[in-house]
Molecule: c-di-GMP-I riboswitch aptamer
Organism: Clostridiales bacterium
C1' cells in the first nucleotide's frame, strides 16, 4: 500500500407511504418517514427497465418510436471511512 471485509469504532444514505412543487407521463427536488445498503457515493459508457409529449400507422379502438428518464436492475469507470480476522 493492496485484496478480502465490516469485528469493533465513528458516522453516512435513506425504500414504501404522507404532504408540497415540478412535469405528458415516467421521474425528479424539498420536508416527514425507515424497508434496507460496507460503497444504495458520482457518471447515462454497455445491457436492461419506465414513459409517450412529439411524430408515423390506423376509419376508430389502439399501436410502434427516445431525443425523456430509472445509477436502490446488472455490470464497467472514478472516487471514499475503518482497520479485527
Nucleotide at each position: 500500500c493492496u485484496c478480502c471485509g465490516g469485528a469493533a469504532a465513528a458516522g453516512g444514505u435513506a425504500a414504501a407511504c404522507c404532504c408540497g412543487u415540478u412535469g405528458a407521463a415516467a421521474g425528479a427536488c424539498g420536508g416527514g418517514g425507515a424497508c434496507a445498503c460496507a460503497a444504495a457515493g458520482u457518471c447515462a459508457c454497455g445491457g436492461g427497465c419506465c414513459u409517450a409529449a412529439g411524430g408515423c400507422c390506423g376509419c376508430a379502438a389502439g399501436g410502434c418510436u427516445a431525443u425523456g428518464g430509472c445509477c436502490g436492475c446488472c455490470g464497467g469507470a472514478c472516487u471514499g471511512c475503518c482497520a479485527a480476522a